[in-house]
């Protein structure tokens, strides 16, 4: 250089044939409980890599870019 796979909460993962109000666990914060802490219970906030395009509608499809992995000359 070429081919290919991937990028979603702080972290690990879902979401599928385009219909979304994007979901779970852990972590964070608040409350209850406790003499305090831990545990347990209840609750809150938090995310689609960037930019275009297609579409009534895009996390999902197309193009370009960035980053990471694999294969290959």
């Nucleotide at each position: 250089g070429g081919u290919u796979u991937g990028a979603u909460a702080g972290u690990u993962c879902a979401a599928c044939a385009g219909g979304a109000u994007a979901g779970a666990a852990c972590a964070a914060c608040u409350c209850u409980c406790u003499c305090c802490u831990a545990a347990a219970g209840a609750g809150u906030a938090g995310a689609u890599c960037u930019g275009a395009g297609u579409u009534c509608g895009a996390g999902u499809c197309u193009c370009a870019g960035u980053c990471a992995g694999a294969c290959u000359u």

This is a predicted structure of a 73-nucleotide RNA (transfer RNA) from Intestinibacter sp. The coordinates come from a structure-prediction model, not an experiment, and the mean pLDDT is 80. Its Rfam family is "tRNA". It is annotated as a transfer RNA. The RNAcentral record of the sequence draws on ENA.